About this RNA: Predicted 3D model of a 94-nucleotide RNA (Glycine riboswitch aptamer) from an Alphaproteobacteria bacterium. The sequence was found by an Rfam model in a public genome assembly. The prediction has a mean pLDDT of 81.
RNA sequence: AUAUUUCUCGCGGGAGAGAAUUGGGGCAACGACCCUGAUCGCCGAAGGAGCAAUGUCCCGGAAACUCUCAGGCAACAGGGACCGCUUGAAAUAC
Numbered sequence: 001a002u003a004u005u006u007c008u009c010g011c012g013g014g015a016g017a018g019a020a021u022u023g024g025g026g027c028a029a030c031g032a033c034c035c036u037g038a039u040c041g042c043c044g045a046a047g048g049a050g051c052a053a054u055g056u057c058c059c060g061g062a063a064a065c066u067c068u069c070a071g072g073c074a075a076c077a078g079g080g081a082c083c084g085c086u087u088g089a090a091a092u093a094c
Base pairs, nucleotide, nucleotide: 002093003092004091005090006089007088010085011084012083013082018040020039021038022037023036024035025034026033041073042072043071047069048067049066050065055059
């Protein structure tokens, strides 16, 4: 120098599910707007939790599977696993 892996800076892509019902409040004021409770119904791709096989079998152990605590459910915005490119660093190979 190059390649791979991990983390990281930045950019791009990025799904699903109620414009639910209702009480109170906010806004000059209406509202399919905002805040906050309640009631059901849903989503899974922040996070979290659970488990198989192999095994050293007390134990340990993965996910995009399962659960739905948290989070989320018109558009916009925001978030978003993961993917692509890229910045920097570390490790390994050569």

The source organism's lineage runs through Bacteria, Pseudomonadati, Pseudomonadota and Alphaproteobacteria.